[in-house]
Predicted 3D model of a 694-nucleotide part of an RNA (large-subunit ribosomal RNA, domain II) from a Pseudomonadota bacterium. Its mean pLDDT, the model's own confidence on a scale to 100, is 81. Taxonomically the source falls in Pseudomonadota (Bacteria, Pseudomonadati).
Context: one part of a larger RNA
RNA sequence: GCUGGCGACUUCACAGGACUACUUUGUUUAAGUGCGUUCAAGCACGAAGGCAAAGUGAAAGCGAGGGUUAAAAAGCUCAACUUAAAAGUGGUCUUGUGAGACCCGAAACCGAGCGAUCUUACCAUGGUCAGGAUGAACCUCGAUGAAAGUCGAGAGGAGGUCCGAACCCGUUGGUUAGGCAAAACCAUGGGAUGAACUGUGGUAAGCAGUGAAAAGCUAAUCGAGCUCGGUAAUAGCUGGUUCUUCCCGAAAUAGCUUUAGGGCUAGCGCAUAGUAAAACCUAAUGAGAGGUAGAGCACUAAUUGGUUGGUGAAGGGUUUACCCAGCUAACCAGUUAACCUCCGAAUGCUUAUUAGGGUUCUAUGUAGUUAGUCUAUGGGGGAUAAGCUUCAUAGACAAGAGGGGAACAACCCAGAUCACCGGCUAAGGUCCCUAAAUAUAAGCUAAGUGGAGAAUGUAGUUUUUUACCUUUGACGUCUAGGAUGUUGGCUUAGAAGCAGCCAUCAUUUAAAGAGUGCGUAACAGCUCACUGGAAUAGGUAAAAAGCGCAGAAAAUUUAAGGGGCUAAGCUUAUUACCGAAGCCGUGAUUCAGAAUAAAUUUUAAUAAUUUAUUCUGAAGGUAGGGGAGCAUUCCUUGAGCGAUGAAGAAGAAACGAAAGUUUCUUUGGAGUGCAGGGAAGAGAGAAUGCCAGC
Numbered sequence: 001g002c003u004g005g006c007g008a009c010u011u012c013a014c015a016g017g018a019c020u021a022c023u024u025u026g027u028u029u030a031a032g033u034g035c036g037u038u039c040a041a042g043c044a045c046g047a048a049g050g051c052a053a054a055g056u057g058a059a060a061g062c063g064a065g066g067g068u069u070a071a072a073a074a075g076c077u078c079a080a081c082u083u084a085a086a087a088g089u090g091g092u093c094u095u096g097u098g099a100g101a102c103c104c105g106a107a108a109c110c111g112a113g114c115g116a117u118c119u120u121a122c123c124a125u126g127g128u129c130a131g132g133a134u135g136a137a138c139c140u141c142g143a144u145g146a147a148a149g150u151c152g153a154g155a156g157g158a159g160g161u162c163c164g165a166a167c168c169c170g171u172u173g174g175u176u177a178g179g180c181a182a183a184a185c186c187a188u189g190g191g192a193u194g195a196a197c198u199g200u201g202g203u204a205a206g207c208a209g210u211g212a213a214a215a216g217c218u219a220a221u222c223g224a225g226c227u228c229g230g231u232a233a234u235a236g237c238u239g240g241u242u243c244u245u246c247c248c249g250a251a252a253u254a255g256c257u258u259u260a261g262g263g264c265u266a267g268c269g270c271a272u273a274g275u276a277a278a279a280c281c282u283a284a285u286g287a288g289a290g291g292u293a294g295a296g297c298a299c300u301a302a303u304u305g306g307u308u309g310g311u312g313a314a315g316g317g318u319u320u321a322c323c324c325a326g327c328u329a330a331c332c333a334g335u336u337a338a339c340c341u342c343c344g345a346a347u348g349c350u351u352a353u354u355a356g357g358g359u360u361c362u363a364u365g366u367a368g369u370u371a372g373u374c375u376a377u378g379g380g381g382g383a384u385a386a387g388c389u390u391c392a393u394a395g396a397c398a399a400g401a402g403g404g405g406a407a408c409a410a411c412c413c414a415g416a417u418c419a420c421c422g423g424c425u426a427a428g429g430u431c432c433c434u435a436a437a438u439a440u441a442a443g444c445u446a447a448g449u450g451g452a453g454a455a456u457g458u459a460g461u462u463u464u465u466u467a468c469c470u471u472u473g474a475c476g477u478c479u480a481g482g483a484u485g486u487u488g489g490c491u492u493a494g495a496a497g498c499a500g501c502c503a504u505c506a507u508u509u510a511a512a513g514a515g516u517g518c519g520u521a522a523c524a525g526c527u528c529a530c531u532g533g534a535a536u537a538g539g540u541a542a543a544a545a546g547c548g549c550a551g552a553a554a555a556u557u558u559a560a561g562g563g564g565c566u567a568a569g570c571u572u573a574u575u576a577c578c579g580a581a582g583c584c585g586u587g588a589u590u591c592a593g594a595a596u597a598a599a600u601u602u603u604a605a606u607a608a609u610u611u612a613u614u615c616u617g618a619a620g621g622u623a624g625g626g627g628a629g630c631a632u633u634c635c636u637u638g639a640g641c642g643a644u645g646a647a648g649a650a651g652a653a654a655c656g657a658a659a660g661u662u663u664c665u666u667u668g669g670a671g672u673g674c675a676g677g678g679a680a681g682a683g684a685g686a687a688u689g690c691c692a693g694c
Base pairs, nucleotide, nucleotide: 001694002693003692004691005690006689011099012098013097014096015095016094017093018092019091020090021089022088023087024086025085026051027050028049032045033044034043035042055062056061065078066077067076068075102240103239105237109230110229111228112227113226114225120204121203122202123201124200125199126198127197128196129194131163132162133161134159139154140153141152142151143150144149167191168190169189172187173186174185175184206222208218209217210216243629244628245627246626247625248624253266254265255264256263257262267369268368269366270365271364272363273362274361280357281356282355283354284353285352286351287350288349294343295341296340300337301336302335304333305332306331307330308329309328310327311326315324316323317322372397373396374395375394376393377392378391379390380389381388402413403412404411417588418587419586420585422584423583424582428578429577430576431563432562433561437575439574440573441572442571443570444569450565456550457549458548460547461546462545463544464543465542466541467540468539469538477534478533479532480531481530483507484506485505488502489501490500513528517526518525589619590618591617592616593615594614595613596612597611598610599609600608601607630683632680633679634678635677636676637675638674640672641671648667649666650665651664652663653662654661655660
């Protein structure tokens, strides 16, 4: 890992409710006695007693009434009267409470014992330490000295001394890592006469020991050992929780919570019964309340420019009888506001009537939910960031399949009872992949734009509009001129159209600036404005719109889903077709309602139940609720089957909507099914489930 088996809502007590059967109109027996029995269970008798039958008041007491008051009445309160059915017992189901309480799962806590053969410390008694080195004290001798002493030689053999085996340890590196080994091996290293190492025996233990102290060690276990017990500790936590089908079907919100991943109550679900005068939803019409969106500046607050008035100590200006900045008031023009409003919608809300829908509400019983998510719109927070966060309104997903969107919970279309090799459509599509138009008409685009993207830029191209010039010749091109006073004046080293300042006239002209741009040191030179001629028919400027272009950089591979497309792109219009589990058609199942018919039961009559037929409508579904069934084991009653072959096993076929059932063949070799009723150790794929086999 697979296969097989085992494996989780139980049982008891009390209480509430639903259904059902029976009994009663007071109910119940206790001790005990009798019967019964191998021992029991049980049955009968037994009316002592209990509860109830009347309540109320603190009580005396009164009593269908009592209490409250000084007293009466009223009121209040408890009780009765009334209506009608009510009560009890048993069974099944369901919920709650108490118990292990659906099953498995802690780390822990407490008690009683067992451990010092490991290890820590100590006690008693034994054992072990190759070899080498160093050379303390004491002592002896010699030298020297007045002496104390000093020096030298010898002898000596001290030391938590040195080097280094055994022995003890475990520093560094490597190997090993289901190992040789649940701590080893190789190399290297520390101690090695000592606070040394070691054998044997003994003492000390679980909130305790021992500890040159690391919370170390106390038998591979230690911030409290191990074993058994309390014990099925507790677990607001995780995991698991076993057959079928039909009907309905949520929530992720509010309040409170040592509360926030848990609860309680409400909200929303289901079942049963009731309600129909009422309430709800939709539409139309009528009547209302309101201060949002927008708008506005009439108030409040802010605010730009100007005019006029006041003020103008401290700032600035020729310090002045003044001016300015600033402050302030009015006016004119222009703005801003969630906490401004002279105004003011649409929706929504309240209410009435009418029409349609068929929902709503009440009671009882009983669930789940209280982590929500995205999209659109209106807001707050954030940065008018977030697949962000927090509210509101709606939708979808959650709990929703199908079609579209290449793929894609939450987007678009649309809500799947089942069957069909029938039809029509939605969104979206119709060249091929790929079902359906290489459709029609008219334009646009040349960028593969389409098939990401902004400010900004664009003599790309199409369309529209306005103004002006133009055969008396426009725009552009070519050709010719573009002069004179004059080098205008000033300035300047110079300034001659062209550094700068001032002025910008006049003349000749077809026309020509006291000069448009280059250029020179300054002149010169080139050129423009302006004008003639040649040639010739449209040209110039501005504005608006459509489609484009630039702006445009990313990591595996080109990349609209692909091929590929100049339409198979974009705009406008038209027709046809495809396209879903939508709608229609045909048939079927179940449920609900209605009608008709029959049967049964019952009744005075209605009525109820069942069956059949017809019609109408419904049948997505998680948590969850309700209904109806299938299968397993055992008990009881009845009628059965079986050596002429039971159960079980293998294979095949048939039936049923399903759980399942039946039959046949083979195997097997002794029990076993069906119908009615009853009771449960009553259904396995999951729990790092348990046991066995492989």